A computed fold for a 72-nucleotide RNA from Wansuia hejianensis, annotated as transfer RNA. NCBI's taxonomy places the organism under Bacteria, Clostridia, Lachnospirales, Lachnospiraceae, Wansuia.
[in-house]
C1' cells in the first nucleotide's frame, strides 16, 4: 500500500427486515453453624459511530473508528 473477517449484557457467543436472546459470572432467596455445591428467581445492552434505503434496520448499502488475519 492492497484485500478479507469481526465489533451485540461483566465475559464467551447466537440472532439473514417487525419479539433483542443463551450459557457462565454478579446479585437475591432456599439449603448449611458458616462457606462451597445444588435449586429457584431478579437485574443488566443507545446491538462501535455517522449517514442512507425502507412503513419498519442489530440485520441491507456507504463512509469512519478499533481489533485480527492474508498478500506485497
Nucleotide at each position: 500500500c492492497g484485500g478479507a473477517a469481526c465489533a451485540u449484557a461483566g465475559c464467551u457467543c447466537a440472532g439473514u427486515g417487525g419479539g433483542a436472546g443463551a450459557a457462565c459470572a454478579a446479585c437475591u432467596g432456599u439449603c448449611u453453624u458458616a462457606u462451597a455445591c445444588a435449586c429457584a428467581g431478579c437485574a443488566a445492552g443507545u446491538c462501535c459511530c455517522a449517514g442512507g434505503u425502507u412503513c419498519g434496520a442489530u440485520u441491507c448499502c456507504u463512509g469512519g473508528u478499533g481489533u485480527u488475519c492474508c498478500g506485497a
It matches the Rfam family "tRNA". It is annotated as a transfer RNA. Rfam links the family to the GO term triplet codon-amino acid adaptor activity. About the family: Transfer RNA (tRNA) molecules are approximately 80 nucleotides in length. The same sequence occurs in records of 2 taxa.